Description:
Predicted 3D model of a 75-nucleotide RNA (transfer RNA) from Metallosphaera javensis (ex Sakai et al. 2022). It was read from a public genome assembly. The coordinates come from a structure-prediction model, not an experiment, and the mean pLDDT is 83. Taxonomically the source falls in Metallosphaera (Archaea, Thermoproteota, Thermoprotei, Sulfolobaceae). Rfam family: tRNA. It is annotated as a transfer RNA.
[in-house]
RNA sequence: GGGCCCGUCGUCUAGCCUGGUUAGGACGCUGGCCUUACAAGCCAGAGGUCUUGGGUUCAAAUCCCAACGGGCCCA
Repeated sequence: GGGCCCGUCGUCUAGCCUGGUUAGGACGCUGGCCUUACAAGCCAGAGGUCUUGGGUUCAAAUCCCAACGGGCCCA
């Protein structure tokens, strides 16, 4: 330099193909219940500019373009 893949709560991840109700789950965190107490278990809650910018559209995490970051392969 070229090609391909990935970027979503603190972490891991579903959703993207085929646009449409409030972006869902697990772990973790906070509070409560339970226990002599802890763990486990149960209930509730907080936590997201969906990497950034632009475009298309009535409507974009999702489609298109560019940039940034990471990974793999080729040279």